[in-house]
Context: one part of a larger RNA
Molecule: small-subunit ribosomal RNA, 5' domain
Organism: uncultured prokaryote
């Protein structure tokens, strides 16, 4: 000199755009953060309307109960959704990541796109009804009930699996397409009659699994390290390859090109310096991975080994009628805790995206705004001309002056900003929708709005007084022991300015 997710001193006017828990992946009060779909279902229930109609009345009518339609609400079953979105870096030095490949060893819910199909039965269960025991949280036992939930049969290939054959292709295990036999597998309705849906099968996209090669910190004061270890068979197991996993066999494998162990660390894009090589660094975005109190495990499903799912165990904390429960902020705000430090328990779905849903539509701490904080970058303001050989005041002084200083006062003008009112282009696409912002008009006033750091040399800027090796500075050299431009006021002076200085870390 540049930088910064900064602190810290002094000081502070707006604004725009960014940006803010680096500490204790330690601990949470409290909301809210994933639902929706009544056009899959039986129900239950609210209001309206109509039909009936026990019964009362003379008669108009009144009316308990029932039916039926419309228009709502939804607790249960069911479908989708909950693997996205949002967080954090604890672990991990290689099953990460990066670039390039291979998958002739792979999968795919919704989506686009072709093609065939949807026949016929059944039995159950939540919800409800009763009963029962429990402080609760939840839960038993009987009845009964529905479906686009279950389950049986049927029927069906270009699709699965076995066996025979042919053609191409692969370097090879083998692929592709064909043909002949045999076994095999499907389904679900609603409906407001415009739809919207189911089942199988190919084919695309997007996605995702895997899987080589090469790079991927610092230690040899870590030299030898493996027994499922390194290879094969035959068998499991997967969507798929493989010691993945088993039995048997065989003795491999791996290392001075650093294997083994030990410490540190999420990796990239990229940021930061630098003339460049490079050094350093990965906060914010954005890919990917990895986690979700702590440690283990499958379940469900296209897809998790699943943050606001389950089961087990540990620790922690909470409720309890002492029998027993309940809980997970490393989502968004907050809390107290650490610590130099780091924010609203705001506002709305208007926008953009996301879930259901045929559609209104819900729901969306995603995201859109606002708020706080000079944290950072930028822009702007704190007036603008005039005005003395120069006012007071204050410093210096040779007592003559000399400085601050056109500074001020006065005079005369502007009105950004900030204040006050008022409208409506814009973000809104389609005449409907703005949370919030922003743009136009007007109004009054020089009023609200400048500081810090320095002044011995380096390095821009001096003088006086106090102090007297003291009190103190200080980045280096070094300043003070009776005239200190080097400490402390002052009064000038230089730098920079809503900032200036210090410290810290990088180059």
């Nucleotide at each position: 000199g540049a930088a910064c997710g900064a602190a810290c001193g002094c000081u502070g006017g707006c604004g725009g755009c960014g940006u803010g828990g680096c500490u204790a992946a330690g601990g949470c009060a409290u909301g809210c953060a994933a639902g929706u779909c009544g056009a899959a279902c039986g129900g239950a229930u609210g209001c309206a309307c109509u039909c009936u109609g026990c019964g009362g009345g003379u008669a108009a009518c009144c009316a308990a109960g029932g039916g039926g339609u419309g228009c709502g609400u939804u607790a249960g079953u069911g479908g989708c959704g909950a693997a996205c979105g949002g967080g954090u870096g604890a672990g991990g030095a290689a099953u990460u990541c990066a670039u390039g490949g291979a998958u002739a060893a792979c999968g795919u819910g919704c989506c686009c796109u072709g093609g065939a199909c949807a026949c016929g039965g059944g039995g159950a269960u939540a919800g409800c009804g009763g009963c029962g025991g429990g402080a609760a949280a939840g839960u038993g036992c009987c009845g009964g009930u529905a479906a686009u939930a279950c389950c049986c049969g049927a029927u069906g290939a270009u699709c699965c699996c076995g066996c025979a054959g042919g053609a191409c292709c692969g370097c090879a295990u083998g692929g592709u397409c064909u043909u002949g036999c045999g076994g095999g597998c499907a389904a679900a309705g609603c409906u407001c009659c415009g739809a919207c849906g189911g089942u199988c099968c190919g084919g695309g996209a997007g996605c995702g699994g895997u899987u080589c090669a090469u790079g991927u910190c610092c230690u040899a004061u870590c030299a030898g390290c493996u027994u499922g270890u390194u290879g094969g068979u035959g068998g499991g197991g997967u969507a798929a390859c493989g010691g993945c996993c088993u039995a048997c066999c065989a003795a491999g494998g791996c290392g001075a090109c650093g294997a083994c162990g030990g410490g540190u660390a999420g990796c990239g894009g990229g940021c930061g310096u630098g003339a460049g090589a490079g050094c350093g660094u990965g906060g914010c975005c954005c890919g990917c991975c990895a986690c979700a109190u702590c440690g283990g495990g499958a379940c469900u499903g296209a897809g998790a080994c699943a943050c606001g799912g389950c089961c087990c165990g540990g620790a922690c904390a909470c409720c309890u009628a002492c029998g027993g429960g309940u809980g997970g902020c490393u989502g968004c705000a907050g809390c107290a805790a650490c610590g130099a430090a780091u924010a609203u328990u705001c506002c709305g779905c208007a926008a953009u995206g996301g879930a259901c849903g045929a559609a209104a539509g819900u729901c969306u701490g995603a995201c859109g705004g606002a708020g706080c904080g000079a944290c950072g970058c930028c822009g702007c303001g704190u007036g603008c001309a005039g005005g003395a050989a120069g006012a007071a005041g204050u410093u210096c002084u040779u007592c003559g002056g000399a400085a601050u200083g056109u500074a001020a006062a006065c005079u005369g003008c502007u009105g950004u900003c900030a204040g006050g009112g008022g409208u409506u282009a814009g973000g809104a696409a389609a005449u409907u929708u703005g949370a919030c912002c922003a743009g136009c008009c007007c109004c009054a006033c020089a009023g609200g709005a400048a500081g810090u750091c320095u002044c011995g040399g380096c390095u821009a800027a001096c003088u006086a007084c106090g102090u007297g090796c003291c009190a103190g500075c200080a980045g280096c050299c070094g300043c003070g022991g009776u005239a200190a431009u080097a400490c402390g006021u002052a009064g000038g002076a230089g730098g920079c300015g809503a900032g200036c200085g210090u410290u810290g870390u990088u180059c």